This is a predicted structure of a 364-nucleotide RNA (Bacterial RNase P class A) from Marinicella pacifica.
The model forms 97% of the base pairs in the Rfam consensus.
It was read from a public genome assembly, where an Rfam model found it.
The organism belongs to Marinicella, within Bacteria.
[in-house]
RNA sequence: UGAGUUGGUUGGGCAAUCGCGGGUACCUGUGAGUAUUCGAGGAAAGUCCGGGCUCCACAGGACACAGUGCCGGAUAACGUCCGGGAGGCGCGAGCCUACGGCCAGUGCAACAGAGAGCAGACCGCCCCUCACCUUACGUUAGGUGAGGGGUAAGGGUGAAAGGGUGCGGUAAGAGCGCACCGCGGCUUUGGUAACAAAGACGGCAGGGUAAACCCCACUGGGAGCAAGACCAAAUAGGAAAACAGAUGGUGUGGUCCGCACUUGUUUUCGGGUAGGUUGCUUGAGGGCGGCAGUAAUGCCGUUUCCAGAUGAAUGAUUGCCGCGAGAAAUCGUACAGAACCCGGCUUACAGACCAACUCAUUAU
Numbered sequence: 001u002g003a004g005u006u007g008g009u010u011g012g013g014c015a016a017u018c019g020c021g022g023g024u025a026c027c028u029g030u031g032a033g034u035a036u037u038c039g040a041g042g043a044a045a046g047u048c049c050g051g052g053c054u055c056c057a058c059a060g061g062a063c064a065c066a067g068u069g070c071c072g073g074a075u076a077a078c079g080u081c082c083g084g085g086a087g088g089c090g091c092g093a094g095c096c097u098a099c100g101g102c103c104a105g106u107g108c109a110a111c112a113g114a115g116a117g118c119a120g121a122c123c124g125c126c127c128c129u130c131a132c133c134u135u136a137c138g139u140u141a142g143g144u145g146a147g148g149g150g151u152a153a154g155g156g157u158g159a160a161a162g163g164g165u166g167c168g169g170u171a172a173g174a175g176c177g178c179a180c181c182g183c184g185g186c187u188u189u190g191g192u193a194a195c196a197a198a199g200a201c202g203g204c205a206g207g208g209u210a211a212a213c214c215c216c217a218c219u220g221g222g223a224g225c226a227a228g229a230c231c232a233a234a235u236a237g238g239a240a241a242a243c244a245g246a247u248g249g250u251g252u253g254g255u256c257c258g259c260a261c262u263u264g265u266u267u268u269c270g271g272g273u274a275g276g277u278u279g280c281u282u283g284a285g286g287g288c289g290g291c292a293g294u295a296a297u298g299c300c301g302u303u304u305c306c307a308g309a310u311g312a313a314u315g316a317u318u319g320c321c322g323c324g325a326g327a328a329a330u331c332g333u334a335c336a337g338a339a340c341c342c343g344g345c346u347u348a349c350a351g352a353c354c355a356a357c358u359c360a361u362u363a364u
Base pairs, nucleotide, nucleotide: 001360002359003358004357005356006355007354008353009352010351012321013320014319015318016317017316018315020039021038022037023036024035025034026033027031041335045346046345048344049343050342051341052340053224054223055222056221060257061256062255063254065220066219067218068217069216070084071083072082073081074080085099086097087096088095089094100215101214105213106212107209108208122155123154124151125150126149127148128147129146130145131144132143133142134141163181164180165179166178167177168176182204183202184201186199187198188197189196190195228278229277230276231275238269239268240267241266242265243264244263248262249261250260251259285304286303287302288301289300290299291298292297322333323332324331325330
């Protein structure tokens, strides 16, 4: 200097004029008054997880169903986060993982291929018998065909073919034997653990796939602020039919048990209300500092109040500035707007800046 990796900050400011919503104070003025102060996000998005909170008498038990899935920690909790292990990618800094079990069982792998699960001989290699041919000369060697037997080392098919390389051995071969690698349990050492290393032993091998069904371990009442509470007002505590009816029925996903209560379910016609207040913002809040911890985070001290709208508030105009590009004129200034709240994840984001680390090149 260039290219990367990881983490973070910002993504507009000032002034004037006019216009909004909340809080507080004041006024014999009560007025959409005056003054003052506060007023959208890192994702407010997605509605994917987890909770706080509210209601359903029992949230009691079991099954089904659903979710998670290496080890240890953090947390209110989680499918989140931190640290580690294993596997994989990258020269590297780093990044990714749906990471329990295929000897509990059942499936699936087209086509090709001899053979794809408790398999298999197409081309081959070797041996024996018979027949024929050539050669040799007293029965040697070679070739062809038929039959029988052995083999899976070589070749072929395939995504994948019963460990790999080498040596010996064999009629030819084969872990048949040996060496090394691999695999399997056992022992020792280190570690809380996942796991790692070493050693001796064993010729050891009937593979893959579970975001295939399934098995195992752990977790799980339901519905949701349009939850719920209160006030006011109005009407018709309406009518009819069918079914079931205590061995019944109802009780916030389904089934069963338990428990509580006692009529319930379905259909048709018809009537009233949809207004106001609250929930609604002081919180598992934020900032700063210290201590503990590798970290996530926890504890202590101090400081502070930072939106609560309700058809939906923070906007409009003008001027100057900031940042970036450009010689200048000029152009650009992202993604995008709370609706009960909080912790996460995922997705979108023009441009600018900061820190640490890695690689390459050059100079000293």